A computed fold for a 255-nucleotide part of an RNA from Candidatus Shikimatogenerans bostrichidophilus, annotated as large-subunit ribosomal RNA, domain VI. The organism belongs to Candidatus Shikimatogenerans, within Bacteria. RNAcentral holds the full RNA, with entries from ENA. The prediction has a mean pLDDT of 87. Its Rfam family is "Bacterial large subunit ribosomal RNA". Rfam links the family to the GO terms ribosome and structural constituent of ribosome.
Context: one part of a larger RNA
RNA sequence: CGUAAGAAGUUUGAAGUGGCCCCGAUUCUAGUACGAGAGGACCGAAUUGGACGAGCCUAUGGUGCAUCAGUUGUAUCACCAGAUGCAUAGCUGAGUAGCUAAGCUCGUAAAAGAGAAGCACUGAAAGCAUAUAAAGUGCGAAACUUACCACAAGAUUAAACUUCUUUUAAGGAUAGUUGUAGACUACAACAUAUAUAGGCUAUAAGUGUACAAAUAGUAAUAUUUUUAGCUAAAUAGUACUAAUUAUCCGUAAUU
Numbered sequence: 001c002g003u004a005a006g007a008a009g010u011u012u013g014a015a016g017u018g019g020c021c022c023c024g025a026u027u028c029u030a031g032u033a034c035g036a037g038a039g040g041a042c043c044g045a046a047u048u049g050g051a052c053g054a055g056c057c058u059a060u061g062g063u064g065c066a067u068c069a070g071u072u073g074u075a076u077c078a079c080c081a082g083a084u085g086c087a088u089a090g091c092u093g094a095g096u097a098g099c100u101a102a103g104c105u106c107g108u109a110a111a112a113g114a115g116a117a118g119c120a121c122u123g124a125a126a127g128c129a130u131a132u133a134a135a136g137u138g139c140g141a142a143a144c145u146u147a148c149c150a151c152a153a154g155a156u157u158a159a160a161c162u163u164c165u166u167u168u169a170a171g172g173a174u175a176g177u178u179g180u181a182g183a184c185u186a187c188a189a190c191a192u193a194u195a196u197a198g199g200c201u202a203u204a205a206g207u208g209u210a211c212a213a214a215u216a217g218u219a220a221u222a223u224u225u226u227u228a229g230c231u232a233a234a235u236a237g238u239a240c241u242a243a244u245u246a247u248c249c250g251u252a253a254u255u
Base pairs, nucleotide, nucleotide: 001154005165006164007163008162009161010160011159016151017150018149019148022050023049024048025047026046027045028044034039051108052107053106054105055104056103060101061100062099063098067094068093069092070091071090072087073086074085075084076083077082111146112145113144118139119138120137121136171249172248173247174246176190177189178188179187196242197241198240199238200237201236202235203234205231206230207229213224214223215222216221
């Protein structure tokens, strides 16, 4: 810009496009059919793997740049004590959310159509025979078309349905608080008639028993108060703070 008014939302789609498409093992049938024996099935059923793909984080783990603790050197806060800065996050031990695999779940299933090679039926020309370079009929492969999954009305053949607005309109955008989204944009949630983010409270979870004091010991240190103290991203609640004020677009229907 188009889809002959302008919008909001929900769909259809065998219009179309892309994806998927795999390979084993074990057990039963059955030591059956077959075979002198040795050996040893088709068909069918069940279970379980590999590879590949998608999703997810309850558990198992990894990470988790500052969540907790321990600790070395040095400097500072006048000193002790207690802290803080720097040294690869100084080093070390753990670790929530998130992300993640080596982890968990699921899928590659079943079926239909047409039909290749091929196998057949009925059957003449040619009294027989013949699957047919006759008419007619059937079976037949991971390939094909469906099916299954995803996208999809610029499918210009431009689809359908519901609702709103007849113009200071409906509706949308900028600006704002943000995240299930994200390089930016876009998308999505919210905007006081509000739980969108922060704060606060509680909980979960992590770390591992804070400071101060008391007691014991010459002291290092230990014990008690104390499963304490502190705590990022998590969950729930709560309007305390910030989502203010405002501006712009849209505005007449085949000439």